A computed fold for a 73-nucleotide RNA from a Candidatus Altiarchaeota archaeon, annotated as transfer RNA. The source organism's lineage runs through Archaea, Nanobdellati and Candidatus Altarchaeota. Its Rfam family is "tRNA". By type it is a transfer RNA.
[in-house]
């Protein structure tokens, strides 16, 4: 330079046309506890990397560009 993958909260991950974008961890407030810790009930967080196209509707298809990971050269 070329090829294949990825990119969704603070980190992790589901969702691959139609729904308020779903989970864990972590934060927040409460309850239990002499306190912490564990537990268990609430909570708040993600215009889904960006620009555009395609569709009646795109996280989801298609193009360019940004970023990370691999292979070839």
């Nucleotide at each position: 330079g070329g090829g294949c993958c990825c990119g969704u909260a603070g980190c992790c991950u589901a969702g691959u046309g139609g729904a308020u974008a779903g989970g864990g961890c972590a934060c927040c407030g409460g309850a239990c506890u002499u306190c912490u810790a564990a537990u268990c009930c609430g909570g708040a967080g993600a215009u889904c990397g960006u620009g555009g196209g395609u569709u009646c509707a795109a996280a989801u298809c298609c193009c360019g560009c940004c970023g990370g990971g691999u292979c070839c050269g």